[in-house]
The prediction has a mean pLDDT of 80. This is a predicted complex of two RNAs, RNase P RNA and transfer RNA, with 445 nucleotides together.
This record gives sequence, structure tokens and C1' cells, in this order.
RNA sequence: CGAGCCCGCCGGACGGCCGCAGCCGCAAGGCUGAGGAAAGUCCGGACUCCAAAGGGCAGGGUGCUGGAUAACUUCCAGGCGGGGCGACCCGACGGAAAGUGCAACAGAGAGCAGACCGCCGAUGGCCUUCGGGCACAGGCAAGGGUGAAACGGUGGUGUAAGAGACCACCAGCACCGCAGGAGACUGCGGUGGAUCGGCAAACCCCACCGGGAGCAAGGCCGAGCAGGGAUAGGGUUGCCCGCCCGUCACGUCCCGGGUAGGCCGCGCGAGCGCUGCGGCGACGCAGCGCCCAGAUAGAUGGCUGCCCCCGGCCCCGGGGCCCUCCCCGGGGUCGGGACAGAAUCCGGCUUACAGGCGGGCUCAGAUC
RNA sequence: CGGAAUGUAGCGCAGCCUGGUAGCGCACCUGCAUGGGGUGCAGGGGGUCGGAGGUUCGAAUCCUCUCAUUCCGACCA
Repeated sequence: CGAGCCCGCCGGACGGCCGCAGCCGCAAGGCUGAGGAAAGUCCGGACUCCAAAGGGCAGGGUGCUGGAUAACUUCCAGGCGGGGCGACCCGACGGAAAGUGCAACAGAGAGCAGACCGCCGAUGGCCUUCGGGCACAGGCAAGGGUGAAACGGUGGUGUAAGAGACCACCAGCACCGCAGGAGACUGCGGUGGAUCGGCAAACCCCACCGGGAGCAAGGCCGAGCAGGGAUAGGGUUGCCCGCCCGUCACGUCCCGGGUAGGCCGCGCGAGCGCUGCGGCGACGCAGCGCCCAGAUAGAUGGCUGCCCCCGGCCCCGGGGCCCUCCCCGGGGUCGGGACAGAAUCCGGCUUACAGGCGGGCUCAGAUC
Repeated sequence: CGGAAUGUAGCGCAGCCUGGUAGCGCACCUGCAUGGGGUGCAGGGGGUCGGAGGUUCGAAUCCUCUCAUUCCGACCA
């Protein structure tokens, strides 16, 4: 230099003119005014209501360990598995010897498997030139073939041929002991039996969590209208128990009618910045400073000057021995500068995003 | 703003829960019957299962993300 990996950040700047919204001000005017994702609405909370908010079953969610946090399916650190030469990245990562189930097609056989090709044919039968040959019964899971998957691997013993049939070592499994660790787990040693497949983002089992609905929650005020009918059960996932409300109506449902108003909730908060301390870290604590959008069909914009970044074209200068080609520098001109936009608020996740900056790190690459 | 559902052939739908060749009706094409058309009969073609990723041997089906469409929800008497 090239090719990459990780973390953090910015995401146009400064003016002029004309506007928009909120607050302050008698007025002139002043101050403030989108985002890293405001998005998807996928999780978790705050808050509010459901007259009580209880128990059980079902349905639902989560799933290595320890920690962080208001909480989480999030985050941090670690373990294990997988990928990469590596920096690093990815993982719904409990249980398949609790049970039920599934495995199309192919294949002989797909679950305590299987003789299609193949090997053998020792034993029993026949023939024999006594070397052996033939056919059948039968034996065999070593080799081939099918498949996503075929019941360990290597070597030996053994045999007619073979096979954990037997033996040694290796791998894996179960149990025990010792050591390390807070734990997941790891290391070492021993014993055992010949070996025990996959799928739980299939039912399920185990452990833990969880009442429901949502700011159009909910509360207050105002305007206006026209009531009528049905119903005994209702109580915000289903069933049962308990509890509460109601049983002729102030409830629920349907039809019809009216309004399209105001205020609160509603922005001082799990808030932001800096410094110090504790912690590997997520994060916590303390001190100091700051106040930072609030509309209701929805404000946060438009035009323009100059600068910045990127690209195209033209001109000038320099270099590559030359060149209409390439590189560097300067000038002019044209075009472009993303994704997107608050709507109760907060913590996450995920997705979209032109271009740029800073820091740390790696390499079977190139050059010196 | 909040909540829910759907996406499969040109159109309307099934299959998804319980994974194993993607089907039905209309439409389309061809042939026959007719002088021609309609109708009828027989045969046939056509599908990235909205998109991407994951689980699995295998995904329309299970899980996650994403895109599009549709529906419901104001207050008062």
C1' cells in the first nucleotide's frame, strides 16, 4: 500500500429576506422549535381504568451460567458448540434411556433394521485325474449400491467366509473420585458395558414468568337532540370455583337522533452534560451545571448568497522518454448531498440510510 | 394514534392447525358436434404460494424480520 475486523461519532456550516407553532411581554419585540432511527409496533415498563383483581385448569411466553436493570424475549461478562489463516463473528444453547408420533422419493432394508449385488459354501449331497469341481440347503453385515440418515474407527486374533465373536489402542457414553471455578463447565485418573441415531421453531415433560385493556386509557366543563325496541344476566382471552354489581332498568345490545367544542392527563424526566469514585463490563454512586418541541389534521418551512463534500465536462501548469492515454495540482461551469419526520412518555430490539470522521486491531497478499 | 385480519394460476377461493407430488370453480387453448355462433362433450396449458432469512433431510404449511392491502375503534342523550 492492499484486503479486511471491531468500537464510537457526525449526518451539511454560517448569513440575508419572507413565513409557521409555542411561551414571555401593554407593545415594539425576544427566546425556543424533530431523529438516529421520531419508522415497524416486535418486546418490556411507567401511567390510567376495568365496582373485587383472588385460586385452579387450559391456552400463552421464556429456556447454558453469573450479573446489570424499574422491567424485558434487552444488555454485560463467562462457558459450550459452529464458522474464519486471523482480528473476530454466529447460536430459540433445558430434556430424545418419561411417553406418543414423524421420516416423502430412492433403496433389499428406516428403528431393538436388512441378503439386491457380493463373499463363503467349512458341515451335509454328487462327481473326481485326489489338485479340486458342481448344485442346493444354509452361513456372513467385510466390500459395493440407495439415501439427509444404514447400529463407532484403526490394527490384530479368529473363521469356510465373516462379525465387538474376542483382544489392544482411540473416540464417544454412563458412573465414581480428585483438582480448579461463585456457577455453567473444564482438566486428570479409575471403573463399567460393546456402543445406546435425527426431529421438541412436532405433541409433550421439567423449571420459571404472566389478570385484561389501552392516552380514542381516563377525569372535568360546555353545546345540542328524540326517542323507540329487545334482553337476565353482566363483570376486558376460554372453562370451573369464589367474590362484586344487577334482576324491570341509571346495565348490555340494536335502530334512530345530536355534537365534531374547551380544559386536564401533557412534558422536571428510570432527564441531559461534565468531573470524580467503585466495577473487567453492562451499570451504579456522589458533586457541579442545565431546562431541552408540544401541535390537534397537525408548526419545525421556502427563496437566495457564500463555504464544504462528491461526480461529469472544458481550460491551464507539471510529471510518466513521446501521445488523443494515465497521475498530480489549480481554475471555470453543470448536476447532486441520503433515509426519513414527533402525537402519552420512557428502556430496548429490528428495519431504512448519500456521504464522512476518529480510535483500536488482523492477515496464506504486494513492495522495500 | 391504538387494535386486528389477509396475501396461493387472469379472477374468486381450498390446502396451513397435524411439514412429504399445490388443487377446485369461472376464464384461456385445442379437438369434436353446427353452415356460423352460443351451449354441450373430450383433452390440455398456466402458479417465484407477497419478499428475505432461519429450523428441518425436506417449508405454501413452523419461527423471525419485512412489504402491501383491508377492516374496527370519537363523544353525548

It holds a member of the Rfam family "Bacterial RNase P class A".